Annotation: Model confidence (mean pLDDT): 82 of 100. A computed fold for a 108-nucleotide RNA from a Nitrospiria bacterium, annotated as c-di-GMP-I riboswitch aptamer.

RNA sequence: CUUUGCUCAGAGCAAACCCGGGGAAAUCCGGGGACGCAGAGCUUCGAGGCUACAGAGAACGCUGCUCGCUGCCGGGAGCGCGUUUUACACGCCGGUCGGGCCGCCAAA
Numbered sequence: 001c002u003u004u005g006c007u008c009a010g011a012g013c014a015a016a017c018c019c020g021g022g023g024a025a026a027u028c029c030g031g032g033g034a035c036g037c038a039g040a041g042c043u044u045c046g047a048g049g050c051u052a053c054a055g056a057g058a059a060c061g062c063u064g065c066u067c068g069c070u071g072c073c074g075g076g077a078g079c080g081c082g083u084u085u086u087a088c089a090c091g092c093c094g095g096u097c098g099g100g101c102c103g104c105c106a107a108a
Stems, first nucleotide, its partner, number of pairs: 002108004012037002017032006035095001041101003045098003048093003056086007064079004069075002
């Protein structure tokens, strides 16, 4: 330096869940806690997955406002508000996979 990674040794990280906090959410941070991990170290370059605040579309509701529409009652159109829903990333996932970078030990 390269390859391999069952072991050895010294280490490391920390799932679910609980508590506190950030966020619309996905999820993240801190503490506890260990399911596990040979990179479960770092990094969104590629793929994949997750969420959808805001804005956009659709449906329904109210009878709130407007109308030069409608012969009148009524209705209709537009706007506003609310609910449901659809698609959507500039958000999120490195413990989804691949890539890049860095790296402990052992053996060859």